[in-house]
């Protein structure tokens, strides 16, 4: 050079076209003699850019950064 993966919260992951979710972190709170733990609430995220489309984290295109094959 060419192919195929794959990118969602701080982390490890779901989410086949209509509400963006869990754990787990973090931060407040209950419990407690204090402390873990257990519960309970809150905060936080769809790699850019363009297209389809009534509606796009999904679906096309091009780009980025990661990973794998061929040469």
């Nucleotide at each position: 050079g060419g192919g195929c993966c794959u990118a969602u919260a701080g982390u490890u992951c779901a989410g086949u076209g209509g509400u963006a979710g869990a754990a787990u972190a973090a931060u407040c709170g209950u419990c407690u003699c204090c402390a873990a733990a257990a519960c309970g609430a809150u905060u936080g995220a769809c790699c850019g850019a363009g297209g389809u489309u009534c509606g796009a984290a999904u679906c096309c295109u091009c780009g980025u950064g990661g990973g794998c094959c061929c040469g």

RNAcentral holds the sequence, with entries from ENA. This is a predicted structure of a 71-nucleotide RNA (transfer RNA) from a Minisyncoccota bacterium. It matches the Rfam family "tRNA". The family's RNA type in Rfam is transfer RNA. The coordinates come from a structure-prediction model, not an experiment, and the mean pLDDT is 85.